[in-house]
Context: one part of a larger RNA
RNA sequence: CGCAGGACUUUUGAGGGGAGCCGACCUUAGUACGAGAGGACCAGGUCGGACGCACCGCUGGUCUACCAGCUGUCUCGCCAGAGGCACCGCUGGGUAGCUAUGUGCGGACGCGAUAAGCGCUGAAAGCAUCUAAGCGCUAAGCGCACCCCAAGAUAAGAAGUCCCAGGGCCCUGCAAGAUGAGCAGGUUGAUAGGCGGCAGGUGUACGUAGGGCGACCUACUUAGCCAAGCCGUACUAAUUGCCCGUCCAUU
Numbered sequence: 001c002g003c004a005g006g007a008c009u010u011u012u013g014a015g016g017g018g019a020g021c022c023g024a025c026c027u028u029a030g031u032a033c034g035a036g037a038g039g040a041c042c043a044g045g046u047c048g049g050a051c052g053c054a055c056c057g058c059u060g061g062u063c064u065a066c067c068a069g070c071u072g073u074c075u076c077g078c079c080a081g082a083g084g085c086a087c088c089g090c091u092g093g094g095u096a097g098c099u100a101u102g103u104g105c106g107g108a109c110g111c112g113a114u115a116a117g118c119g120c121u122g123a124a125a126g127c128a129u130c131u132a133a134g135c136g137c138u139a140a141g142c143g144c145a146c147c148c149c150a151a152g153a154u155a156a157g158a159a160g161u162c163c164c165a166g167g168g169c170c171c172u173g174c175a176a177g178a179u180g181a182g183c184a185g186g187u188u189g190a191u192a193g194g195c196g197g198c199a200g201g202u203g204u205a206c207g208u209a210g211g212g213c214g215a216c217c218u219a220c221u222u223a224g225c226c227a228a229g230c231c232g233u234a235c236u237a238a239u240u241g242c243c244c245g246u247c248c249a250u251u
Base pairs, nucleotide, nucleotide: 001152005163006162007161008160009159010158011157015149016148017147018146021049022048023047024046025045026044027043033038051106052105053104054103055102059100060099061098062097066093067092068091069090070089071086072085073084074083075082076081110144111143112142117137118136119135120134166244167243168242169241170186171185172184173183174182191237192236193235194233195232196231197230198229200226201225202224207220208219209218210217211216
């Protein structure tokens, strides 16, 4: 921009894409079959491999915005305590998020039409013949069925509610994101920040007191600090506004 008025919501599915795998064991049954050796079809069950999708409760990884320990050096006048730099200085852990090696799930069942193949009826051709007319059975394959996209499907579909409804600019943000977009909100408000509580992580702060010649230990102290998580709370910021949109017909 189009879909011959506009808006919002819910949809149909033409069409397209994805998936489609394999094995072992148990039962049937040491049965059918076979002299024996051996050893099934059909049917039912269990487990697994590879692959795929989703997820982070578990097991782990990462976690340069969290915590602790430690070295050298500089600074804060000094002690103590801190901060900067040194690959995130090094080391040990680690929330959210993101993740696989972790977890859950999937391939199915069934239907239709068929291939090779197996048949029924059956003439041409008094017989025979699955085929010529007609009718069946049967594939991991084909069309459905399962999952996803989907009306620019220009043949532009359908339904519902409406006729100032709705949308945008701007702002606060996000499990959304290159930008647009999408989504949650904008005071009639929990959208983000802050604050409070909780979860969770570090692992017992500073300071003071006591003990020890001292390094240091003990108590206050399951302390102190604490990111992204959860719940709450208008303290801060989403102010005030502006723009587009205004069908036809009729009166």
This is a predicted structure of a 251-nucleotide part of an RNA (large-subunit ribosomal RNA, domain VI) from a Bacteroidia bacterium.
The RNAcentral record of the full RNA draws on ENA.
NCBI's taxonomy places the organism under Bacteria, Pseudomonadati, Bacteroidota, Bacteroidia.